[in-house]
RNA sequence: UGGGUCGGCAAGACGGUCGCGUUGCCAACGGCAUCCUGUCUCAGGGUGGCGGAGGCACCGAGGAACGUCCGGGCUCCGCAGAGCAGGGCGGUGGGUAAUUCCCACCCGGGGUAACCCGCGAGAAAGUGCAACAGAAAGCAGACCGCCGCGGCUUCGUCACUGACAGAGCCGCGGUAAGGGUGAAACGGUGGUGUAAGAGACCACCAGCGGCCCGAGUGAUCGGGUCGGCUAGGUAAACCUCGCCCGGAGCAAGGUCGAACAGGAAGCGUUACGGGUUGCUCGCCCAGUUUCCGGGUAGACCGCUAGAGGUGUGCGGCAACGUACAUCGUAGAUAGAUGGCCGUCGAUGACCGGGUGGCAGCAUCCGGUCGGGACAGAACCCGGCGUAAUAGCCGGCCCAUUCG
Numbered sequence: 001u002g003g004g005u006c007g008g009c010a011a012g013a014c015g016g017u018c019g020c021g022u023u024g025c026c027a028a029c030g031g032c033a034u035c036c037u038g039u040c041u042c043a044g045g046g047u048g049g050c051g052g053a054g055g056c057a058c059c060g061a062g063g064a065a066c067g068u069c070c071g072g073g074c075u076c077c078g079c080a081g082a083g084c085a086g087g088g089c090g091g092u093g094g095g096u097a098a099u100u101c102c103c104a105c106c107c108g109g110g111g112u113a114a115c116c117c118g119c120g121a122g123a124a125a126g127u128g129c130a131a132c133a134g135a136a137a138g139c140a141g142a143c144c145g146c147c148g149c150g151g152c153u154u155c156g157u158c159a160c161u162g163a164c165a166g167a168g169c170c171g172c173g174g175u176a177a178g179g180g181u182g183a184a185a186c187g188g189u190g191g192u193g194u195a196a197g198a199g200a201c202c203a204c205c206a207g208c209g210g211c212c213c214g215a216g217u218g219a220u221c222g223g224g225u226c227g228g229c230u231a232g233g234u235a236a237a238c239c240u241c242g243c244c245c246g247g248a249g250c251a252a253g254g255u256c257g258a259a260c261a262g263g264a265a266g267c268g269u270u271a272c273g274g275g276u277u278g279c280u281c282g283c284c285c286a287g288u289u290u291c292c293g294g295g296u297a298g299a300c301c302g303c304u305a306g307a308g309g310u311g312u313g314c315g316g317c318a319a320c321g322u323a324c325a326u327c328g329u330a331g332a333u334a335g336a337u338g339g340c341c342g343u344c345g346a347u348g349a350c351c352g353g354g355u356g357g358c359a360g361c362a363u364c365c366g367g368u369c370g371g372g373a374c375a376g377a378a379c380c381c382g383g384c385g386u387a388a389u390a391g392c393c394g395g396c397c398c399a400u401u402c403g
Base pairs, nucleotide, nucleotide: 001399002398003397004396005395006394007393008392009391012344013343014342015341016340017339018338020060021059023057024056025055026054029051030050032048033047034046035045036044037043038042062374066385067384069383070382071381072380073379074249075248076247077246081281082280083279084278086245087244088243089242090241091105092104093103094102095101106120107118108117109116110115121240122239126238127237128234129233143179144178145175146174147173148172149171150170151169152168153167154166156164157163158162187205188204189203190202191201192200206230207229208227209226210225211224212223213222214221215220253301254300255299256298262292263291264290265289266288267287273285274284275283308327309326310325311324312323313322314321315320348369349368350367351366352365353364354363355362356361
């Protein structure tokens, strides 16, 4: 300098003008109650409380507010008790209020590496699935071959009506070492052995299993020894194993106020109906189901002080925890924070020039251009996913150049 990889920050500034919302303070004015005074069917003043145009001050969206994919806080339900069904998770250890989240590590895979990925328990419980090719794809299999026995044909030689050797074909038996097919062929290499072969046997190696030792909290890793045992893939197929799970949700739920009109039919009081997913049992209740009809949609709470933010110290590899200090940072309810004008503008790109240096390069000045994305709270919080970049900072890996 270039490329790669991982992490972090940020979301323009100032001024003017017009316009919004909460909170706090002030407040014209209106009407109500009560008291006093006077010139007493009226007027003025005081006190209290209600409403309140308007004025002033502070504050006023996000890193994701989006998705609604998860986990909780919180609220309600007389069963939330047991079982089944159903659902969720799946290496080990730690973190957290909790999680399918986060951190560290282990194993496997990718990459030269930094680093990235993982629906990471079980295929020797069972059932399935895998095109084509191939003999055969889970306890399979003989296409070409190799060997033995028998028969037939042919050729050559000889000591000639027979013998020996070679070649081809057919039948029976043995074989899975060699070749072929395939992504993959039921361990590999070398030997012994055999008619020819084969873990049939042997040595070494790999895998699997048993036992033992060492390191580690553990997953796991390393080593020794015995065994000829050789036991493909797929569970993100069904399944098995282990652990976990009441339900519904702020349109939850509560307080105040206002208005209205109930009627019919069925079932029921012993539990056959109802009781916040489904079924069964248990428990509780006198109501419950369907149809016709009437009234209400108002105000307030929940609603923002929280598993809160920020800073520093300590502990920890880290996630995170803890102590002290400090801050008060939207609470709307058809749903607020915006429009316009002016000035400046970082980083960056291009051009020109100066300086330093042996060089690679670095730095300074001037000019031109350009100059802000994604997006919008609605009970709150912790994660994950997605969108987007005017841009900036840093760690690590690889390559190259100069010293």
Molecule: Bacterial RNase P class A
Organism: Microbacteriaceae bacterium